[in-house]
Small-subunit ribosomal RNA from a soil metagenome, 1443 nucleotides, folded computationally. The sequence is in RNAcentral, with records from MGnify. Rfam family: Bacterial small subunit ribosomal RNA.

RNA sequence: UCGGAGAGUUUGAUCCUGGCUCAGAAUGAACGCUGGCGGCGUGGUUAAGACAUGCAAGUCGAACGGGACUUUAUGAAGCGCAAGCGGAUUGAAGUUCAGUGGCGAACGGGUGCGUAACACGUGAACAAUCUACCUUUUAGUGUGGAAUAGCUCGUCGAAAGGCGAAUUAAUACCGCAUGUGGUUGCUGCUCGCAUGAGCGGCAUACUAAAGUCAGGGACCGCAAGGCCUGACGCUAAUCGAGGAGUUCGCGGCCUAUCAGCUAGUUGGCGAGGUAACGGCUCACCAAGGCUAAGACGGGUAGCUGGUCUGAGAGGACGACCAGUCACACUGGAACUGAGACACGGUCCAGACACCUACGGGUGGCAGCAGUCGAGAAUUUUUCUCAAUGGGCGAAAGCCUGAAGGAGCGACGCCGCGUGGGGGAUGAAGGGCUUCGGCUCGUAAACCCCUGUCAUUUGCGAACAAACCUUACGAUCUAACAUGUCGUGAGCUGAUUGUAGCGAAAGAGGAAGGGACGGCUAACUCUGUGCCAGCAGCCGCGGUAAUACAGAGGUCCCAAGCGUUGUUCGGAUUCACUGGGCGUAAAGGGUGCGUAGGCGGUCGGGUAAGUCUGACGUGAAAUCUCCGGGCCUAACCCGGAAACUGCGUCGGAUACUAUCCGGCUAGAGGAUUGGAAGGGAGACUGGAAUACUUGGUGUAGCAGUGAAAUGCGUAGAUAUCAAGUGGAACACCAGUGGCGAAGGCGAGUCUCUGGACAAUUCCUGACGCUGAGGCACGAAAGCCAGGGGAGCAAACGGGAUUAGAUACCCCGGUAGUCCUGGCCCUAAACGGUGCGCAUUUGCUGUGAGAGGAAUCGACCCCUUUCGUGGCGAAGCUAACGCGUUAAAUGCGCCGCCUGGGAAGUACGGCCGCAAGGUUAAAACUCAAAGAAAUUGACGGGGGCCUGCACAAGCGGUGGAGUAUGUGGCUUAAUUCGAUGCAACGCGAAGAACCUUACCUGGCCUUGACAUGCAAGUAGUAGAAGCCUGAAAGGGUGACGAAUCCGCAAGGAUAGCUUGCACAGGUGCUGCAUGGCUGUCGUCAGCUCGUGUCGUGAGAUGUUGGGUUAAGUCCCGCAACGAGCGCAACCCCUGUGUCCUGUUGCCACCCCUUAACUGGGAGCACUCUGGACAGACUGCCUCGCUUCAACGAGGAGGAAGGUGGGGAUGACGUCAAGUCAGCAUGGCCCUUACGGCCAGGGCUGCACACGUACUACAAUGCCCGGCACAAAGGGAAGCAAGAGCGCAAGCUGGAGCAAAUCCCCCAAAACCGGGCCCAGUUCAGAUUGUCGUCUGCAACUCGACGACAUGAAGCUGGAAUCGCUAGUAAUGGCGCAUCAGCUACGGCGCCGUGAAUACGUUCCCAGGCCUUGUACACACCGCCCGUCACAUCAUGAAAGCCGGU
Repeated sequence: UCGGAGAGUUUGAUCCUGGCUCAGAAUGAACGCUGGCGGCGUGGUUAAGACAUGCAAGUCGAACGGGACUUUAUGAAGCGCAAGCGGAUUGAAGUUCAGUGGCGAACGGGUGCGUAACACGUGAACAAUCUACCUUUUAGUGUGGAAUAGCUCGUCGAAAGGCGAAUUAAUACCGCAUGUGGUUGCUGCUCGCAUGAGCGGCAUACUAAAGUCAGGGACCGCAAGGCCUGACGCUAAUCGAGGAGUUCGCGGCCUAUCAGCUAGUUGGCGAGGUAACGGCUCACCAAGGCUAAGACGGGUAGCUGGUCUGAGAGGACGACCAGUCACACUGGAACUGAGACACGGUCCAGACACCUACGGGUGGCAGCAGUCGAGAAUUUUUCUCAAUGGGCGAAAGCCUGAAGGAGCGACGCCGCGUGGGGGAUGAAGGGCUUCGGCUCGUAAACCCCUGUCAUUUGCGAACAAACCUUACGAUCUAACAUGUCGUGAGCUGAUUGUAGCGAAAGAGGAAGGGACGGCUAACUCUGUGCCAGCAGCCGCGGUAAUACAGAGGUCCCAAGCGUUGUUCGGAUUCACUGGGCGUAAAGGGUGCGUAGGCGGUCGGGUAAGUCUGACGUGAAAUCUCCGGGCCUAACCCGGAAACUGCGUCGGAUACUAUCCGGCUAGAGGAUUGGAAGGGAGACUGGAAUACUUGGUGUAGCAGUGAAAUGCGUAGAUAUCAAGUGGAACACCAGUGGCGAAGGCGAGUCUCUGGACAAUUCCUGACGCUGAGGCACGAAAGCCAGGGGAGCAAACGGGAUUAGAUACCCCGGUAGUCCUGGCCCUAAACGGUGCGCAUUUGCUGUGAGAGGAAUCGACCCCUUUCGUGGCGAAGCUAACGCGUUAAAUGCGCCGCCUGGGAAGUACGGCCGCAAGGUUAAAACUCAAAGAAAUUGACGGGGGCCUGCACAAGCGGUGGAGUAUGUGGCUUAAUUCGAUGCAACGCGAAGAACCUUACCUGGCCUUGACAUGCAAGUAGUAGAAGCCUGAAAGGGUGACGAAUCCGCAAGGAUAGCUUGCACAGGUGCUGCAUGGCUGUCGUCAGCUCGUGUCGUGAGAUGUUGGGUUAAGUCCCGCAACGAGCGCAACCCCUGUGUCCUGUUGCCACCCCUUAACUGGGAGCACUCUGGACAGACUGCCUCGCUUCAACGAGGAGGAAGGUGGGGAUGACGUCAAGUCAGCAUGGCCCUUACGGCCAGGGCUGCACACGUACUACAAUGCCCGGCACAAAGGGAAGCAAGAGCGCAAGCUGGAGCAAAUCCCCCAAAACCGGGCCCAGUUCAGAUUGUCGUCUGCAACUCGACGACAUGAAGCUGGAAUCGCUAGUAAUGGCGCAUCAGCUACGGCGCCGUGAAUACGUUCCCAGGCCUUGUACACACCGCCCGUCACAUCAUGAAAGCCGGU
């Protein structure tokens, strides 16, 4: 020494890695919108581009001569009587001009081109140096001379300028004298880090000068003056100060895709040169010098104090101010001078510009203003020397675009204001609204105040003190002169009538910008509709956008606010402080080893690092602290601290270093020994393949999922014998061995490397690592020569396939093998560099040694090295690692810094080539990635279920018809539903109505609701009439009512008119409610607490059994619970009890032809209430269990959820429905609303779905005859009876129903016919005649009778339902409904099967597990070509300019 904040974004979610982005501060800024005042600062960052005009360096007459002018003195010639005129001449004073001369012009001012350098910074050195003016001290200032500018004259030239002649002065120039001194030579003393330095002495030689002004008492002189004094000068030397020059140590940019550079180069001797050292230059001699601690080259750049940022360390920068360097149109050169190689000097060359009489000249704003240009961009052609400073001068003074001021610009920092208080009808208006209200909002209005700033007006400073003049005093002096000092007076202000102070008036003149999805403070409405647009990142916008645009409101700043650019921060994201490398980016393929880095133990010396004290320095300004001045602040002033640095001297000696001497624990050596696919060479071996020859032998062999190509009657395959040849070495064989890695496997021999163990004999730190370097380095590949059995890229053929340049098959060449030489790369992997040390263990295995025991061994114990498994602590993002570390430390090397482009291009090196190595950028993205989690998925695995398959039965698909849909058509064929899960669906009834569609005719507060206002008394209503298709329009006899009031009258209802509003089957099911479908009646879906995990999550719910079931049991870091399952509910199956009409009829009575009817009765059936019953309860067996459970059995009406129904978890499909209803928003309002008539929804080349009827004999037709259940009935069901062939009609008993009716059930059964045919099958279609409903059957109803008699003879690919009272088959009823296209839907009863071995396969589903780059979740993701567009970087004909 007061000091450190994070967030967004990869994912379904998580953790990590990692980039991108944001919030902060700053700026010489620019741009957009806006703009009141003041103070202090600041303002060409680009074109060191070009510049018009003015100014920026002059001054001195007390250095000098002259010209001009003014004043003054003198006053000649001449004129005049005179006064006087006149003015020559000569002086004096002053002003001014150019010149000679002196000083200055080398400062001040500007810019940052160049420069990577002793340029700068810092610290040293000069004993190797210079220095005008200033200062200290000493000495002197004598005497002569010759010119020259100016001026005048002549002359050349357009000009600039030049030439010639004559003449002149000096503090200009030159000679001589003097020599205090200085220089040189010799010499003495002292000192020093070497060369040497300082102080003396002697000697000879060389070497100076200038005057001007002022005053004056004595003395001299006619005078000037001499002389004296003073001041300013001058000369020689000397001290100092300030300045300059030179040298050295250290420090500060990028690049190795720049690795070698250098001939004046490096050094020496000598000479020259310089103020001075020096290759600075030259002659000669030598061959050196620099470099990985980066030479040389390339790029960039003025450096510093400091500035910005940052907690700091750092990083970036070098405007203003200050120090320093460099430059002055470009390049070069010198002159003058104390100082320059000179911004406003000279010369040469060049470019550019200007003047020109074309011959020739002139110029240099990177000084201050200003102009043009380029640019996003940077000011007045201002005032003054009053102050400060500078030049000249004795001084006055002059000069000064230095400077001081003013002006312009919100460019920055700081300050002030735009008012303060009160004020609720919470005004109007705006905005929102759930229409109640809320908000802008005390905000305004209004009332009471104040007066900053600005405005007007009056007064009015400070910065000023000097110099100088003058008066006086002191001092110096011969002096009253001069000089010095002091006191008094006087003179001087650009800014400026400014700051400040006073007065006046009036709230009067003074607020904007940005933002409002998250980060990030701040929200709504409207418009728009993936358009217009926004965007820093993520991302918004496709009809309800807090993200676009506008508005209201809010938030943040405020005379500013935003945007853009740039820097630092955040970024520990280059990590010194302070990171990493098994899998995220990252360990070199391996070893040997050079430089370098690091290094055991004891003692001693030194003191380089290190620590410490003192001294010098570290400019000022800045920063910090304290104090002070402007009203405050910004700003300024004073003081302190700080400046972390460098140098010198002294001290300390633990550690490091260095030197010396020891030690043995590191390392190495020696001896002995065993183990091993370590390496190289030579020789040998057997099995197998192939081939050759011969024998036997005959039709196939081979090959595949299946085949074919191929081989084979010219004899294959098979088999026997013999032979040839090459390659590889079965078994042993082992997470066993060896090697540095690559790698190494038959046997023997030779040569050779390493490790290990035991002994503790030797050396004495000899060590570790290792940039470059060197060596080795699988396979493939290359070169040369061999070799070639098998295998086998390429290639040929056959298959597979849509294709198949593949996978499969038949062949087959390089190659594989050997020798020699290259290549030098691999998932060269343990994805883990090497070495050393430390740190709990258990257990295999290989090689040794020791111990115990044994006769000897094995087993066993201890120990060393190697190689494995599991695991403690610890580490890790997790996975995992864990004495063979990824733990804990040390040393050294290599490597990483978002993804892609890319391990690519270019360049270098290597290579015969192939290629290797080193290694970017433009551009592009907001991610890329690691590990783990939950799901989903898999032509992954395991287990299980389902009419899922299989086994069966019957269908669909073919025909005709019905019905729905698509399509087509149409004025309209209204709309919706579209895989399963739309299609006999909404629709449980389209002739009108329905009806939403079309055409036409009409209505407009409306067919319907509510409110307000006004009007209206024959009002409301209304028969009838006219018109019309109707609706509607017109007319209209007749004709009321309620309440209050005595009445008049008023109010209501009604009607008319107007206003609010009604109305909409118009849109959005992707804004919604509600309801529904589906997965699926599948067995799942979750929670609390606990535990585990950093976390997402896991556990529970997994496991072993079992079940229809997450059903139950057992086990278990889980224990419990919820929604589902099951049960509870309904129907049905058995029984008991109760009930007894409308139901029943066994018994009894009466009656009848009767089995009919009546009574009595409630036993039975039945009705409908209650209860019982079924629970694996009992028995046997099985299972690992005294379990759950399963199998069988008994009993029972029923047996293992008895059968059926209702019941549908968390959720999925933006599934369906705005047209059932409700509903937000949008849209229409004489119409997208309402009424009416007619038409359409029924339209028909066609396609599909769902059904009915059939194709017939298990059938059809005719006759007879038996047995139901469940329903319905009043604008209804309708009996008996009659008529009709029938549909039906007449008629009406009975019944609001266990009473009456619909109501004869049909199939079945019995008898008869048909005899296999388009038929006595089938019934479509059509004709005629009817019936019924209805206002009305034309479009467009149903039914009947007669006639007609189509397709169809069992249905391709494919596909559906069903596991028992089921399928199949037969009839009956009901809803809707006037009627009905119902063959549909919902129910009822009758008859009543077959089959299931089983779970391989198809489909769907459940649980566990595994992989994943999927999560919109496999209908996923994703790669490449092509097409088009855009961008970046190249190429290019052509064109333009330059060389």

The coordinates come from a structure-prediction model, not an experiment, and the mean pLDDT is 84.